A computed fold for a 570-nucleotide part of an RNA from a Candidatus Microgenomatia bacterium, annotated as large-subunit ribosomal RNA, domain I. Its mean pLDDT, the model's own confidence on a scale to 100, is 82.

Context: one part of a larger RNA
RNA sequence: CGCAGACAGUGGAUGCCUUGGCCUUGCAUACCGAAGAAGGACGCGCAUGGCGGCGAAACUCGUCGGGGAGGAGUCAUGAUCCUUUGAUCCGACGGUGUCCGAAUGGGGAAACCCGGCUGUAUUAAUAUAUAGUCAACCUUUUCCCAAACAUUUGUCUUCGGACAAAUUAUUAAGAGAAGGUAGGGAACCACCCGAACUGAAACAUCUAAGUAGGGUGAGGAAAAAAAAUCAAAAGAGAUUCCGUCAGUAGCGGCGAGCGAAAUCGGAAAAGCCUAAACCAAGAAGAUCCUUCGGGAUUUUCUUGGGGUUGCGGGACUCCAAUGUGGGAGUUACUGAGGUAGCAGAACAACUUGGAAUAGUUGGCCAAAGAAAGUGAAAGCCUUGUAUGCGAAACCAAAGUAACCUCUAGGAGUAUCCCAAGUACCACGGAGCACAUACUCUGUGGGAAUCCGGGGGAACCAUCCUCCAAGGCUAAAUAUAUGGCAAGGACCGAUAGUGAACUAGUACCGUGAGGGAAAGGCGAAAAGAACCCCGGGAGGGGAGUGAAAUAGAACCUGAAACUGUUUGCGG
Numbered sequence: 001c002g003c004a005g006a007c008a009g010u011g012g013a014u015g016c017c018u019u020g021g022c023c024u025u026g027c028a029u030a031c032c033g034a035a036g037a038a039g040g041a042c043g044c045g046c047a048u049g050g051c052g053g054c055g056a057a058a059c060u061c062g063u064c065g066g067g068g069a070g071g072a073g074u075c076a077u078g079a080u081c082c083u084u085u086g087a088u089c090c091g092a093c094g095g096u097g098u099c100c101g102a103a104u105g106g107g108g109a110a111a112c113c114c115g116g117c118u119g120u121a122u123u124a125a126u127a128u129a130u131a132g133u134c135a136a137c138c139u140u141u142u143c144c145c146a147a148a149c150a151u152u153u154g155u156c157u158u159c160g161g162a163c164a165a166a167u168u169a170u171u172a173a174g175a176g177a178a179g180g181u182a183g184g185g186a187a188c189c190a191c192c193c194g195a196a197c198u199g200a201a202a203c204a205u206c207u208a209a210g211u212a213g214g215g216u217g218a219g220g221a222a223a224a225a226a227a228a229u230c231a232a233a234a235g236a237g238a239u240u241c242c243g244u245c246a247g248u249a250g251c252g253g254c255g256a257g258c259g260a261a262a263u264c265g266g267a268a269a270a271g272c273c274u275a276a277a278c279c280a281a282g283a284a285g286a287u288c289c290u291u292c293g294g295g296a297u298u299u300u301c302u303u304g305g306g307g308u309u310g311c312g313g314g315a316c317u318c319c320a321a322u323g324u325g326g327g328a329g330u331u332a333c334u335g336a337g338g339u340a341g342c343a344g345a346a347c348a349a350c351u352u353g354g355a356a357u358a359g360u361u362g363g364c365c366a367a368a369g370a371a372a373g374u375g376a377a378a379g380c381c382u383u384g385u386a387u388g389c390g391a392a393a394c395c396a397a398a399g400u401a402a403c404c405u406c407u408a409g410g411a412g413u414a415u416c417c418c419a420a421g422u423a424c425c426a427c428g429g430a431g432c433a434c435a436u437a438c439u440c441u442g443u444g445g446g447a448a449u450c451c452g453g454g455g456g457a458a459c460c461a462u463c464c465u466c467c468a469a470g471g472c473u474a475a476a477u478a479u480a481u482g483g484c485a486a487g488g489a490c491c492g493a494u495a496g497u498g499a500a501c502u503a504g505u506a507c508c509g510u511g512a513g514g515g516a517a518a519g520g521c522g523a524a525a526a527g528a529a530c531c532c533c534g535g536g537a538g539g540g541g542a543g544u545g546a547a548a549u550a551g552a553a554c555c556u557g558a559a560a561c562u563g564u565u566u567g568c569g570g
Base pairs, nucleotide, nucleotide: 001569002568003567004566005565006564007563008562009561015555016520017519020491021490022488023487024486025485026484027483029480030479031184032183039100040099041098042055043054044053046078047077049075050074051073052059061094062093063092064091065090066089070082071081072080105114106113107112115134116133117132118131119130120129121128136181137180138179139178140177141176142175143174150167151166152165153164154163155162156161188219189217190216191215192214193213199206203253229236230235240267241266242265243264250258251257271472272471273470274419278305279304280303281302282301283300284299285298286297287296288295289294310450312418313417314416315415316412317411318410319409325406326405327404329403330402331401332400333399334398337395338394339393341389342388343387347362348361349360350359351358363380364379365369371383372382373381424445425444426443427442428441429440430439431438452467453466454465455464456463507514508513527554530541531540532539533538
C1' cells in the first nucleotide's frame, strides 16, 4: 500500500409521521368606495424584537345576547393584575378610527411640508392648540352681471373707413346650494383594438384565431330577449343553457383543415312601456278683428289624457260592459333559514408493560360501531357522532293584508297616424361554418305610407310569413378571491403551493422583476442539581427517563468519504 472483517466517525438517504398543500362535489354567498375603499406607513403592551390584533378612547370602549371558570394572543417567559357583583372567550349592533392612498385646501421625492375661513381654549398681544370646512368635472337650480372688431340706427367721409348710441341680456365669465362621478376587485361578462410562432411536412389564400395580448365599461352575474323570426303546403310562437340533429349538410390553394341550422327531447319560463294620429291645458311668436276688457286663426314648445297592433292595429263616429286575472311596485304583519350555542347512551377486574386503547374474563349502549385525541391498538376516557332543541339584535326566502298600478268587447269605414338621410341601390369591407342570400358598416346616391313595407339563400312570379328604422325585462347559464360541509386507488418535506418553519421572507437587481434554503428529543422537559478536567468548547461521573448510541449539531441513521484494530498478501 492492497483485499477482507470488526468497531467508530462523517453524512443525512431510507422508513415512519404531518401542522401544509393539491383536486373534486354540494350548499350558501357575491361587489367595496368622498359617510374616504382596496392596499399600506407609523404607532398602541409592565418588560415588546417578529407575526397576529387594534388606532392618540390604540393587545382595546359601549349595548344586547350566548357561555360558565378560569384569564391577560403567539414565538416565550418573568412580574403584576382581572375574574361567580360572571372575567377571558363567541355572536349581533354601535363608538373611536393618527398619517398616506381616488386623496380632494395648496404643494410634494406616498405615509411629509405649508396654508385660508368659522368657532372654541389659552395669551396683555402675537403665537399656539383644537373642532369643522375649503379639489376638479357633470346635472339641476339660485344669485349676480359685462362687452366687442358682431348686428341695427345716426353723423362724418379722403368712399378705404371713422365716431356715437342702442342691441346682443332669461347671455359668457363669476358666486352659492343639492345630487352624482372618480379609485379598487381572483375569475366570470359586454364592447373596441388585435398578433406571431405554428399547421399546410416549403409558402402567399387559408390555419393558428377573433386565440394570446392591450383598452373601455358593468354586475353579482353580464349579455340576449317578446319576431320586419323560423318554417314549408303542415305549422311553430321572446331570449338563454344542455342533449340531439352531426363530424351530417356544406365550406376549403376542394389542400391543411373549418364546420352549421331547422327539427326533436329537456332546464327555466313572463311579459311589457314609448313615438305618432286625436283631445285638453299652459307658454312663446305671427296674422286678423276689437266695444281696448279681449277674441279668432295659425306655428312651435311643454305637460296631461289617448295609443302600441299584423286572422293589420289605432285615431275618429256609434253601441255595450262592469268584472276577471296579473304586478318585476309601496307600506304593515307573519316569517323558513342564516349569523353565537345547548342536551346527547353505554366498563370493570386481572395479566404484561414506563404507560393499556393490547391479552384474558365477565358486562353494557347503539336513531350514536363517522372521525379525532388520550403514555401501544378505545362504540362504552375526552371531544364528538345519530337524534332533538335554541336568538335580545341583525340579515332574510316566501306568504298574507291594504294601497297603488296594469289588463278586456262589438260595428262602421270618407279622412288621419303607424319610428327617414332610415329601408334600399352602387362600390369597398366586416360578421354569420359558407361565394350568392341575410346582418353590420365607410363613401356616394336615395324611397314608399296599408291599394304600404321586409323576408322565404342570385333574381322574377304565385303563395306563405312577418311589421324594421324607440325602449325595459326575472329564471334556467358563467365564475369562485373569500365562507361552510363532505370527500380523494391525490402528495408526504428534492414531493405537495414558490412558501408545512420569521415566505413573496432572506437575498439579487437602478428598475420592471427574479426569488430560495430551512419540518421530527421525549408520553411528559422530567432539558441533566451537584462533583471533576479544561480559559472555553467539549468531556467524565452523578441524576432524569422505558430508552441518553433519545442530550437539544437531539426519531430511524443507508452510501460515498475518514479513522482505529485484526487477518491475509506484496

The source organism's lineage runs through Bacteria, Bacteria candidate phyla, Candidatus Microgenomatota and Candidatus Microgenomatia (nom. nud.).
The full RNA is in RNAcentral, with records from ENA.